[in-house]
């Protein structure tokens, strides 16, 4: 890089660096953040609980018959591996339904794309 699955309206900020100026993935539109220094990088702090680990309960299988082993499920604990810490993934764009109607918008659902994790080839 690619494929599959799950999640994406919760949550969590201080400091430092710099002859840093744009940034919010991409394109367009909107809206926002930004010299009171955003974005980035570093340090510290925090959030969450996907995976791992542990405990209880429980189902199945195995069994040397020892609640002994393996696998799974619910719940809880923990914080080792990731991740994250403006705005719903900032919003819209494509499709469907409903509502409204000098309107070209609103609401809901889905899709696409993206992000993160876990697993696979």
């Nucleotide at each position: 890089g690619u494929c599959u699955c799950a999640u994406c309206c919760c949550g969590a900020g201080g400091g430092g660096c710099a002859c840093c100026a744009g940034g919010g993935a991409c394109a367009c539109g909107g809206c926002c953040c930004g010299a009171u220094g955003a974005c980035g990088c570093c340090c510290c702090g925090g959030c969450a609980a996907c995976c791992a680990g542990c405990u209880c309960u429980u189902g199945a299988g195995c069994u040397c018959u020892g609640c002994g082993c393996u696998c799974g499920a619910c719940a809880g604990c923990c914080a080792g591996g990731u991740g994250c810490c403006a705005a719903c993934u900032c919003c819209g764009u494509c499709c469907c339904a409903c509502c409204a109607g000098g309107u070209c918008g609103g609401u809901g659902g889905g899709g696409a794309a993206g992000a993160u994790g876990a697993g696979g080839a």